RNA sequence: UGGGAAGUAAUUCAACUUGGUAGAAGCCUCGAUUUGGAUUCGAGAGGUUGCAGGUUCGAAUCUUGUCUUCCCAA
Numbered sequence: 001u002g003g004g005a006a007g008u009a010a011u012u013c014a015a016c017u018u019g020g021u022a023g024a025a026g027c028c029u030c031g032a033u034u035u036g037g038a039u040u041c042g043a044g045a046g047g048u049u050g051c052a053g054g055u056u057c058g059a060a061u062c063u064u065g066u067c068u069u070c071c072c073a074a
């Protein structure tokens, strides 16, 4: 320098193919269960989907640029 992959809740990851309410697990908080704790069960909180534009009635998704990390080639 060129090519490819990844970036989403504090963490690990889905959803992208086919644009249409942003989800799961675990963590945290509360409650039930227990003499108490653990386990189990239920509920809740937590996100401007790396950033900035474009297209669209509508973008995590399509598209352009850019940043970070990893891999390959030179």
Stems, first nucleotide, its partner, number of pairs: 001073007011025003020057001028044005050066005